Predicted 3D model of an 85-nucleotide RNA (c-di-GMP-I riboswitch aptamer).
The sequence was found by an Rfam model in a public genome assembly.
It matches the Rfam family "c-di-GMP-I riboswitch aptamer". Its family is annotated with cyclic-di-GMP binding in the Gene Ontology.
[in-house]
RNA sequence: GGUCGAUAAUAGCACAUCUAUCGAAAGGUAGAGCCGCAAAGCCAUGGGUCUAAGGAAAUUUUUCUAUGACUGCCAGGCUGCCGAA
Numbered sequence: 001g002g003u004c005g006a007u008a009a010u011a012g013c014a015c016a017u018c019u020a021u022c023g024a025a026a027g028g029u030a031g032a033g034c035c036g037c038a039a040a041g042c043c044a045u046g047g048g049u050c051u052a053a054g055g056a057a058a059u060u061u062u063u064c065u066a067u068g069a070c071u072g073c074c075a076g077g078c079u080g081c082c083g084a085a
Base pairs, nucleotide, nucleotide: 004083005082012037013036017032018031019030020029021028022027035072041078042077043076045075046074047073048070049069050068054065055064056063057062
């Protein structure tokens, strides 16, 4: 240095839920925070998932659609703490 990842150390993140707020919704942001995470740090690049305001079709309540979202779903890219076996 690489690979790898411990009943180690140090630091960090924050799912459910609650409160406030933004949003049509999905969801975001801030605070609190049982689950959990060695990239649960960053990037919507590929796949996947969610929503459907607007638009379109159908024609009376359905269907389709991302220009809206999700990286704590999986890949890929970039960066990074520690050091037992």